RNA sequence: CGGGAGUUAGUUCAACGGCAGAACACACGGUUCGGGACCGUGAGGCACCAGUUCGACUCUGGUACUCCCGA
Numbered sequence: 001c002g003g004g005a006g007u008u009a010g011u012u013c014a015a016c017g018g019c020a021g022a023a024c025a026c027a028c029g030g031u032u033c034g035g036g037a038c039c040g041u042g043a044g045g046c047a048c049c050a051g052u053u054c055g056a057c058u059c060u061g062g063u064a065c066u067c068c069c070g071a
Stems, first nucleotide, its partner, number of pairs: 001070007010024004018054001026042005047063005
């Protein structure tokens, strides 16, 4: 320098244009003599900037970062 993949909750990952979710972790409560385990409730996120659309995590362009291949 060229090509490809990825970026969503604290972590690991889903979500093929209309509700943003799961597990673990965290907070509170229940249970227990206490702790753990278990049960219930809750908080918490779409990398950034534009565009298309009635509507975008999703499609398009650009930027940033990470990884892979080639030179």
Molecule: transfer RNA
Organism: Pseudomonadota bacterium